[in-house]
RNA sequence: GGGAGUAUGGUCUAGUGGUAUGAUGUUCGCUUUGGGUGCGAAAGGUCGUAGGUUCGAUUCCUACUUCUCCCC
Numbered sequence: 001g002g003g004a005g006u007a008u009g010g011u012c013u014a015g016u017g018g019u020a021u022g023a024u025g026u027u028c029g030c031u032u033u034g035g036g037u038g039c040g041a042a043a044g045g046u047c048g049u050a051g052g053u054u055c056g057a058u059u060c061c062u063a064c065u066u067c068u069c070c071c072c
Stems, first nucleotide, its partner, number of pairs: 001071005007065001010024003018055001026042005048064005
């Protein structure tokens, strides 16, 4: 230099056009002498950034950025 992939709560992750799933962690309650385990509840996401298409974009298109891989 060329090509491919990746980016989603603190962390990991599902999601092929209609405002996002689960796990883990955190907080609170119950349980316990206490802790752990278990059960219930809650908070936590401008879906990497900027544009475009669309009535509507996490999803489709383009550019840029991050990381990974391949070629040279």